[in-house]
Context: one part of a larger RNA
RNA sequence: GAAUGAACGUUGGCGGCGUGGAUUAGGCAUGCGAGUCGUGCGAGAACCGUAGCAAUACGGGGACAGCGGCGAAAGGGAGAGGAACACGUGGAUACCUACCCUCAGGUUCAGGAUAGCCAUGGGAAACUAUGGGUAAUACUGAAUAAUAUCUCCGGAUCAAAGGUGUGAUUCCGCCGGAGGAGGGGUCCGCGUCCUAUUAGCUAGUUGGUGAGGUAACGGCUCACCAAGGCGAGGAUGGGUACGGGAUGUGAGAGCAUAAUCCCGCUCAUUGGGACUGAGACACUGCCCAGACACCUACGGGUGGCUGCAGUCGAGAAUCUUCGGCAAUGGGGGAAACCCUGACCGAGCGACGCCGCGUGUGAGAUGAAGGCCUUCGGGUUGUAAAUCACUGUCGUAGAGGAGGAAAUGUAGGUGGGUUCUCCCAUCUAUUUGACCUGUUCUAGGAGGAAGGACGGGCUAAGUUCGUGCCAGCAGCCGCGGUAAUACGGACCGUCCAAACGUUAUUC
Numbered sequence: 001g002a003a004u005g006a007a008c009g010u011u012g013g014c015g016g017c018g019u020g021g022a023u024u025a026g027g028c029a030u031g032c033g034a035g036u037c038g039u040g041c042g043a044g045a046a047c048c049g050u051a052g053c054a055a056u057a058c059g060g061g062g063a064c065a066g067c068g069g070c071g072a073a074a075g076g077g078a079g080a081g082g083a084a085c086a087c088g089u090g091g092a093u094a095c096c097u098a099c100c101c102u103c104a105g106g107u108u109c110a111g112g113a114u115a116g117c118c119a120u121g122g123g124a125a126a127c128u129a130u131g132g133g134u135a136a137u138a139c140u141g142a143a144u145a146a147u148a149u150c151u152c153c154g155g156a157u158c159a160a161a162g163g164u165g166u167g168a169u170u171c172c173g174c175c176g177g178a179g180g181a182g183g184g185g186u187c188c189g190c191g192u193c194c195u196a197u198u199a200g201c202u203a204g205u206u207g208g209u210g211a212g213g214u215a216a217c218g219g220c221u222c223a224c225c226a227a228g229g230c231g232a233g234g235a236u237g238g239g240u241a242c243g244g245g246a247u248g249u250g251a252g253a254g255c256a257u258a259a260u261c262c263c264g265c266u267c268a269u270u271g272g273g274a275c276u277g278a279g280a281c282a283c284u285g286c287c288c289a290g291a292c293a294c295c296u297a298c299g300g301g302u303g304g305c306u307g308c309a310g311u312c313g314a315g316a317a318u319c320u321u322c323g324g325c326a327a328u329g330g331g332g333g334a335a336a337c338c339c340u341g342a343c344c345g346a347g348c349g350a351c352g353c354c355g356c357g358u359g360u361g362a363g364a365u366g367a368a369g370g371c372c373u374u375c376g377g378g379u380u381g382u383a384a385a386u387c388a389c390u391g392u393c394g395u396a397g398a399g400g401a402g403g404a405a406a407u408g409u410a411g412g413u414g415g416g417u418u419c420u421c422c423c424a425u426c427u428a429u430u431u432g433a434c435c436u437g438u439u440c441u442a443g444g445a446g447g448a449a450g451g452a453c454g455g456g457c458u459a460a461g462u463u464c465g466u467g468c469c470a471g472c473a474g475c476c477g478c479g480g481u482a483a484u485a486c487g488g489a490c491c492g493u494c495c496a497a498a499c500g501u502u503a504u505u506c
Stems, first nucleotide, its partner, number of pairs: 001506004006502005013356006019349002026312003030309003035070003040067002047060005077267003087191007095184003100180004105175003108142004117132006148157003162172002193239003200230003205227008242264004246257004269290005292303004320346001322345003328342001329340004359389004369380004393447001395442004402435002408429009450495005455476003461490005471478002
């Protein structure tokens, strides 16, 4: 000199873009953060209509709950652990892949349950038992079976579900197969911090045969056999640390760092385990154990903010219990649409960077006041007053472009294989939380300047007070009666909505 997720002191007008729990991976009140589908299924409250005097019957309606499907493994958070094929880079294959795309096929017949519901119970609650009865794209059996699987090449084995609709081989689905895309698993070469005041380490250890297991190779696991394997080119142990793209600095080489954003990994109160599933050994799923907290009728139960806000604690220190799904994206749905603390926005903080303003011109008897003085004057200083203007920003109001592209709905036209479907195109219509350019009006200099420093380094000095005291200080050093170095005043210098100090890196 440059830099920072900074903090502290003094001061503080506005805007844009960023950024904000670095410490206790400490504990958490409250609300929200993952649902959706009635075009899979049965049932169906309120309410409405028709008939009836009424009870009631029929039709519409569709809340709440249930079965079923898909999603919940993504998105969001954090960096505790981990020195490792974790990451980076370059290769490899013994493997898997729901949804999506392409291709060629299939979609037949039958059956038994169960929740919801009704009835009777148990329990303080959480919840739960028995009996009756019901549906399905839930479940089961049979048929069919190849370019699938197994094979001793003879053969054997494996599937399906319907919905909408007047009407389906054609729309939405379902089943088996092949290919693709994207995603993932696994293996290997090289790179990857400090320490020898850590020198030896290793029995599933190293290899083989056989078996089991896995989607898959493999001591991954097991039985038997052999005695191997690693190491001063640093094994083993100890310490520290998420890795990278990048960021800071520097002429570069390098050194330091790993906030925000992106990619990968790991974790989800602590430890362990599996289930479901295409995918998890699963943040807001399950089971067990521990600690902690809460409820209890003492028998037993409930919970997990390292999601968004917020709270306590510790700390030098880090924000609102805000608005909206309008945009982008995600989940479900044929769609309308629903959900989305992802996201988009607003709020708070000079925390950072950038921009703008705090007026402009004229104005000397160089006013008054202040300070200094050799008492003549000098300086503050065109500075003020005063006169003439301007209207940025702010204040109050008007105005309304754009962020909206598409999608959906209704209608028309043309094309595709007859269609409820697809494609193209036209017309009308629907949707803005929030921001607000530009412009116009009103008024009036009115609302807007400080901080550090002035001995040398280092730009900028006089006077008074103090008297090795009080104090200053980055280094050298100032202060003991004329202090340009302490404290005040005036004046000056440098930066400026900031200026200094501290800490850290180059």
Small-subunit ribosomal RNA, 5' domain from an uncultured soil bacterium, 506 nucleotides, folded computationally.